[in-house]
Large-subunit ribosomal RNA, half B from a Candidatus Dojkabacteria bacterium, 1257 nucleotides, folded computationally.
Context: one part of a larger RNA
């Protein structure tokens, strides 16, 4: 210090988003118990008592025994009475905390295994739909299976959600449901038509032939056949239509007048709708504006609660308000309770650390990995300067290493998947026609035949003349005229039929009318009516197809399957097949781009000016305007003419109508927008016209390409002019569209064996807001927060940069205000500048991650200074304030409401400063907000889904490499090697306020208040030290006590039960204690300021030029710690530094072969031993401590343990012995025990030892 666990003085929730977490409570009986209620409940509500042991006595339940009404006995119980003891009797452990109030949700369940338990799902009950059994519906290609071995009191589907009061208006959209006259309307069926082709004909000329006549061609028309196209008319559903229908989707107004105070509108107008929101509720889970207003709760409430209502944007089964109960739900608030806080302490346990085994991960470019300032791709360990640093670990913190961790999930961007619709386009399903499987009858209707009948009025004419032709007679006792009565038609005059009646003659040619003449006969056109043919369509019926998941039997002791009766259906249905409607069920896919992110808004072609920088050209979400035309003149040609405006003058008549003079290079006009043109006019006017032409086109311009523009000439052919000429539209520059497919017209090409066609090509043309206008298809919209994958720091959200509109601060002017007076104060309109807290801008590092608001927590910096110090002015009496200068040393409170920062509010305070530190600080902490997935509400949206709107709810990742920082160590240095005192260069702490009281009720003051300056006292607040008091802990120091076991038992003792709980507590370590220190204060050098002398400048001047002063909590010191690695390694006092072996050179000796040898002596070098000042290892240890390191002792010894005393605790031990029936009690005894305190005493253990270790003096 993490985890965990115990305890705690005084407060008691102040903590905090939030009482999270912890405490409290608990078992059992007895007493008692509110509101409200669905009458069950709330209820264990709340809130009190008692609870061990001993004695007695009374009851009694089981069971046993017997003498049957008595005993006796339980690890049955209940009750009264006496007595015992403790701080505590469910003595430990098990073992609800409790009330008020509001959301929402009736309840009990149930749910996103593994971030969401919830107000969401279901839920009984409410409702509407759809289902008549082979059911609907569902699953399956089908068989067939569930539904269901169920039958409408049954199943399926929505939709609300117990339960009470209720559920209001609208059928216009959309959806369903019903309905069928009418409109439309596929496939088929089809009168009828066109094209193609040609047997053939005609015409031509060609060749053969003596001719007749033939052969081949060319053009022109053609019949049947085949083919191809078109088509009247028939024809279903479905849509158009007509109604219904909101517990179907859905929806539920504006404007304005008006009452005798005012406000307000019961009235009233209007305008618009299918209809205008009733009832209830309402700042709500819904109210932006908002922290609405008002009460209540509080010291203080952005919370709660009541209420009020302008409802940003409540309302009625996507149900409206309401409720007892119930809720690990959400929310307030009280009582209890406490370490959540005030404020933190102290103890255990396991970890950390240190030894011993054992032994990992992620991470890693390579590293020899420093501060601060700059720079840099814009926040540097690594570049530049400057500081600052001997060289290695250990433990610990976490500010860097834009740490690691995951190829950012926000954002763009390019790709995908889900999903949803009235995007597109398909498809299953569903439904409707045709045909097939498919067969016989009646009957209606229609349409066609066919045969009979019948119907026609123009005027003019006898009079209702259908058309043509023949026609002169026809028709009559088989009944003529005429009459009656029925029917049909009808132009209302009539026609015509049948019946009867009647009994004999009607028409007709002629003649007149008129385009046409009637009897009478043929063939036809209409009407109609009757009949036939055939088709279609419609009911009906019939059995044979077909269909049975009915009955009966065989096979077969079979709910299968089949045969074979029957019975019901039946040419339906079903199945195929093929057309039409339905049709997000289900699938493919589409949903431009540019953009100072991206979305929203704009804007995407074309012409003009300007940006454009004197040649073209030149961008931007740069200024600025236009266009997608238009004209038969407003086109050509010839001819002519001159404008706008002024001044004059002139009947109505005026500033301006027409006239007139005269000035007038262009200020007028030009179809249109700008620019450039334009009076020789390209402006006005007339005349005559169509060149607003066919074919072509040197050369040029623009240009990536496609393209686009200009043009002489040349050939034909016009128009105009007398003629030279002019004309291939319009002053000139916008008025637009590739290709591909398509129309129409031409056309001597091309024609899948030949021919000929269809097609095609070629030339003229036609059809595009193909405006995303170089044009993806004929044909296309959304949503994601359930979302994924590929990229981006090329692109936005934090944070840094850069800038400073914004924003704050100063300054300058000084107009106002200040009775007068710009500057006590105030400070418009204006300007000029700093700063880099704000909103912005840019988009420059970081999308193979730079965690984001607020709070805690721990800081540090600036000053533009809140407050304490020193001043200066005052519209400064005095207090108290104002404005300003200088100052950064400290200081700068609790709370209430909110996620807040911020603010408002309580209460104090000297004061409650203002911003920097990645909006300081999540590899320190929280997780209330924001800003994933769940759910609700209001708006939006047809939806899927949406919302800087709201509201519950929702996983914060044990190990530090390296810098950095806090301690501790080890090596070397530091000129011999040690011990022990120190200096003090540097650095670090420290650094504060107040209230009284004298001074004095004094100076000033009318008073009322009320000082300066100085001197005193007690306190906040920091900070260190310490435990002698006080408090607290204090895991075994003492005691009490339960449960249960052991130690045979009995007594004592001892384990466990959180240390079992519980009462006290040494020694340490604490604060809530205590003592100190900030605080006796002092110098120096200042800073605003306030001077002394003084001149320049005869004065004046501190303000200066020479000199010379005072002045502040600020700076230097003093005060306190650290400090010689201060490599400049300091100073100062003592201590030690000795003897020997070996080897080599030397010098010096000595010998003798004189230039070689040999020992001693000494000196060097090089390598050994001993010894040595001190020191370490070892050892018992603590006043130390993580290790180490310090400290003390190490037998000449009190370092430890022991033991003896004793200080201090706990309270009177065991054991005997007495009193009691007994529990217990008294007495031996102020006892026994006693960790860590003193103080003695060598019984015990500090043993043997070993290693280091010093000179050119």
């Nucleotide at each position: 210090u993490c985890u965990u666990u115990g305890u705690c003085a005084a407060g008691g929730a102040a903590u905090u988003a939030g009482g999270c977490a912890a405490a409290u409570u608990c078992g059992u009986c007895c007493c008692g118990u509110a509101a409200c209620u669905u009458a069950g409940g709330g209820a264990g509500a709340a809130g009190g008592g008692a609870u061990c042991c001993c004695u007695g006595a009374a009851c009694u339940a089981g069971g046993c025994g017997c003498u049957u009404g008595c005993g006796c006995u339980u690890c049955a119980g209940u009750u009264c009475a006496g007595g015992g003891c403790g701080c505590a009797g469910u003595g430990a452990a098990a073992a609800g905390g409790c009330c008020c109030g509001a959301g929402c949700g009736a309840c009990u369940g149930g749910u996103u295994a593994a971030c969401a338990a919830a107000a969401c799902c279901a839920c009984a009950g409410g409702u509407a739909c759809c289902u008549g059994c082979a059911a609907a519906c569902a699953c399956g290609u089908a068989a067939g299976u569930g539904g269901a071995u169920g039958u409408a009191u049954a199943g399926g589907u929505g939709c609300u959600g117990a339960c009470g009061c209720c559920u209001g208006c609208c059928c216009a959209a959309u959806g369903c449901c019903a309905g069928a006259a009418g409109a439309u309307u596929a496939a088929g069926g089809g009168a009828g038509g066109g094209g193609g082709u040609u047997a053939c004909c005609a015409u031509g000329a060609a060749c053969c032939g003596c001719a007749a006549g033939g052969u081949a061609c060319a053009u022109g028309g053609g019949a049947a056949g085949c083919u191809u196209c078109c088509g009247a008319c028939u024809u279903a559903a479905g849509u158009c239509c007509u109604g219904g229908u909101c517990a179907a989707u859905g929806g539920c107004g504006g404007c304005u007048g008006u009452a005798a105070c005012u406000a307000u509108a019961a009235c009233g107008g209007u305008c618009c709708u299918a209809a205008g929101g009733u009832a209830g509720c309402g700042a709500a889970a819904u109210a932006c504006c908002u922290c609405g207003g008002c009460g209540c709760u509080u010291g203080a409430u952005a919370g709660g609660c009541g209420u009020c209502u302008c409802g940003c944007a409540c309302g009625a089964a996507a149900g409206g308000c309401g409720u007892a109960a119930c809720g690990a739900c959400u929310u307030g608030g009280g009582c209890a309770c406490u370490g959540u806080c005030u404020u933190g302490a102290c103890a255990g346990a396991a970890a950390g650390c240190u030894c011993g085994g054992c032994g990992a991960a992620a991470u890693u470019g390579a590293a020899a990995u420093g501060g601060c300032u700059g720079u840099g791709a814009a926040g540097a360990u690594g570049c530049g300067g400057c500081c600052u640093a001997c060289c290695c670990g250990c433990a610990c913190c976490a500010g860097g290493a834009c740490a690691a961790a995951a190829a950012g999930a926000c954002c763009c961007c390019g790709g995908g998947a889900g999903c949803u619709u009235u995007a597109c386009u398909g498809c299953a399903a569903c439904u409707u026609g045709g045909c097939a499987u498919u067969g016989g009858a009646a009957u209606a209707a229609a349409g066609u035949u066919u045969u009979u009948a019948u119907u026609g009025u123009a005027g003019a004419g006898a009079a209702u003349a259908g058309g043509a032709g023949g026609g002169a007679g026809a028709c009559u006792u088989u009944g003529a005229a005429u009459c009656u009565c029925a029917g049909u038609c009808g132009c209302a005059a009539g026609a015509u039929u049948g019946a009867g009646a009647g009994g004999a003659g009607u028409c007709g040619c002629c003649a007149g009318u008129g385009u046409a003449a009637u009897a009478c006969c043929u063939c036809c056109c209409u009407u109609u009516a009757a009949u036939u043919u055939c088709u279609u369509u419609g009911u009906u019926u019939c059995u044979u197809a077909c269909u049975a998941u009915u009955c009966u039997u065989g096979c077969u002791u079979a709910u299968c399957g089949u045969g074979a009766g029957a019975u019901a259906g039946g040419a339906c249905a079903g199945u195929g097949u093929u057309a039409g409607g339905u049709g997000g069920g289900c699938a493919g896919u589409u949903u431009g781009a540019c953009u100072g992110g991206g979305g929203a808004g704009g804007u995407u072609c074309c012409u003009u000016g300007c940006u454009a920088a004197a040649a073209a050209g030149u961008a931007a979400c740069g200024c600025a305007a236009g266009g997608u035309c238009c004209c038969a003149a407003a086109g050509g040609u010839c001819c002519c003419c001159u404008c706008a405006g002024g001044c004059u003058g002139g009947a109505u008549g005026g500033a301006a109508a027409u006239c007139a003079g005269c000035c007038g290079u262009u200020g007028a006009g030009u179809g249109u927008a700008a620019u450039g043109g334009c009076a020789u006019a390209a402006g006005g006017g007339g005349g005559c016209u169509u060149u607003a032409c066919u074919g072509u086109g040197a050369g040029a311009c623009u240009u990536a390409c496609a393209g686009g523009u200009c043009a002489a000439g040349c050939a034909g052919u016009u128009g105009c002019g007398a003629a030279a000429g002019c004309a291939g539209g319009g002053c000139a520059u916008a008025g637009u569209g590739g290709u591909c497919c398509u129309u129409u017209a031409a056309u001597u090409g091309u024609u899948a064996g030949u021919g000929g066609u269809a097609a095609c090509a070629u030339u003229a043309u036609u059809g595009c807001u193909u405006a995303c206008a170089g044009g993806a298809u004929a044909a296309a919209a959304g949503u994601u927060a359930c979302c994924c994958c590929g990229g981006g720091g090329a692109u936005a959200a934090c944070a840094g940069g850069c800038u400073a509109g914004u924003c704050u601060c100063a300054c300058c002017c000084g107009a106002u205000a200040g009775u007068u007076c710009a500057u006590a104060u105030u400070g418009a309109c204006g300007g000029u500048g700093g700063g880099g807290u704000u909103c912005g801008g840019c988009a420059c590092c970081u999308c193979g991650a730079u965690g984001u608001c607020g709070g805690c927590u721990c800081g540090u910096c600036g000053c533009a200074u809140c407050c304490u110090g020193g001043g200066g002015g005052c519209g400064g009496a005095g207090a108290a304030g104002u404005c300003c200068c200088c100052a950064a040393g400290g200081g700068u409170u609790a709370g209430g409401c909110u996620g807040u920062u911020c603010g408002c509010c309580u209460a104090u305070u000297a004061a409650a400063g203002c911003g920097g530190c990645a909006c300081g600080u999540g590899a320190g902490c929280u997780g209330g907000g924001u800003u994933c997935a769940g759910a609700c509400c209001g708006u939006c949206g047809u939806g899927a889904g949406c919302c800087a709107g709201g509201u519950c709810g929702g996983u914060c990742u044990c190990u530090a490499u390296c810098c950095g920082g806090u301690g501790u160590g080890g090596g070397c240095g530091u000129u011999g090697c040690a011990a022990u005192c120190u200096u003090g260069a540097g650095g670090g702490a420290a650094u504060u306020g107040g209230u009284c009281c004298u001074u004095a009720g004094u100076a000033c003051g009318a008073g009322a208040g009320g000082a300066u300056c100085a001197g005193g006292a007690c306190g906040a607040g920091g900070u260190a030290a310490c435990c002698u008091c006080u408090a607290g802990u204090g895991c075994g120091c003492c005691a009490g006590u339960u449960g249960u076991c052991u130690c045979a038992c009995c007594a004592g003792a001892g384990g466990c039960a959180u240390a079992g709980c519980u009462g006290g507590g040494u020694a340490g370590c604490u604060a809530c204690g205590u003592u100190g220190c900030u605080a006796u204060u002092u110098g120096g050098a200042u800073a605003a300021g306030c001077g002394c002398u003084g001149a320049a400048a005869g004065c004046a001047u501190a303000u200066u030029a020479a000199g010379u002063g005072c002045g502040a909590a600020g700076c230097c010191a003093a005060u306190c710690c650290c400090a010689a690695g201060a490599u400049u390694a300091g100073g100062a006092u003592u201590g030690c530094u000795u003897c020997u072996g070996u080897g080599a050179a030397g010098u010096a000796g000595a010998g003798c072969u004189u230039g070689c040898u040999c020992u001693u002596a000494c000196u060097u070098c090089a390598u050994g031993g001993g010894g040595g000042a001190g020191g370490u290892u070892a050892g018992u240890u603590g006043u130390a401590g993580a290790c180490c390191a310090c400290a003390a002792c190490u037998u000449a010894u009190a370092u430890a343990g022991g033991c003896u005393u004793u200080a201090g605790g706990u309270g009177u031990a065991a054991g005997u012995u007495c009193u009691g029936u007994a529990a217990a009690g008294a007495a031996u005894u102020u006892a026994g025990c006693c960790g860590a305190g003193a103080a003695g005493u060598a019984c015990u253990a500090a043993u043997c030892a070993a290693c280091c270790g010093a000179a050119a003096a």
Rfam family: Bacterial large subunit ribosomal RNA. The prediction has a mean pLDDT of 83. RNAcentral holds the full RNA, with entries from ENA. The source organism's lineage runs through Bacteria, Bacteria candidate phyla and Candidatus Dojkabacteria.